[in-house]
RNA sequence: AUAGAUAAAGCCAAACUCAUCGCGAGGUGAGGACGGAAAGCCUACGGAUCUCCCAGUGAGAUGGCCGGGUCGCCUAAU
Numbered sequence: 001a002u003a004g005a006u007a008a009a010g011c012c013a014a015a016c017u018c019a020u021c022g023c024g025a026g027g028u029g030a031g032g033a034c035g036g037a038a039a040g041c042c043u044a045c046g047g048a049u050c051u052c053c054c055a056g057u058g059a060g061a062u063g064g065c066c067g068g069g070u071c072g073c074c075u076a077a078u
Stems, first nucleotide, its partner, number of pairs: 001078002003075002011036002016031006034064001040070003045067003048062005053056001
């Protein structure tokens, strides 16, 4: 440097349930683990999907859909 192991130490936490906020997509907290080697951080800028109504140069949601920026743990193997 490549790669990501039936390894080790840690990390995050889908569905679902309860509470709560929101018209909604969804958000937050607790429980819970389907998964994740960046499912860390930044970004809604591009693509994608979705919501609302006053329907347009409208207002929003998703970073655990992809792209982008940046920092980084471990080390079987090459």